RNA sequence: GAUUUAUUUAGAAGAGGGGAGAGAACAGGCUCUGAGAACCUCUGGCAACCUUCCUCCGGCGGAAAGGUGCCAAUACCUGCCCGAGAGGGAACGAUAAAUU
Repeated sequence: GAUUUAUUUAGAAGAGGGGAGAGAACAGGCUCUGAGAACCUCUGGCAACCUUCCUCCGGCGGAAAGGUGCCAAUACCUGCCCGAGAGGGAACGAUAAAUU
C1' cells in the first nucleotide's frame, strides 16, 4: 500500500521552537490564525480498538493503561440518492484489528 470487519454528532491543552498559513482532496461557504497557522519537541490529558488483570463454564461486566489513536467547530457545513421539511442513506476520508 491492498482487502475485510467495526467505529466515526461523546471526550481531552500548556510550554519551547517555528514564522504564514490551516481546517484530508476538488468546488462553494464558513471558521481559526502575527493576541502567532502548519510543522517539530517536551509535558499534560482524552478515549478504550488491541493488550493485561479480576469475575464467569463461556458470554456479559469491571479495573489498568503496555501497543496505536486523538486533544476548535458533527469528519466545520454543503456536494450524490430518497424526502415538502425534519431527517435518513451512500460515496469519499479517518481510526483500530485481522489478513496479505

Model confidence (mean pLDDT): 86 of 100. This is a predicted structure of a 100-nucleotide RNA (SAM riboswitch aptamer (S box leader)) from Lunatimonas lonarensis. The sequence is in RNAcentral, with records from Rfam and Ribocentre. Of the family's consensus pairs, 97% are formed in the model. The organism belongs to Lunatimonas, within Bacteria.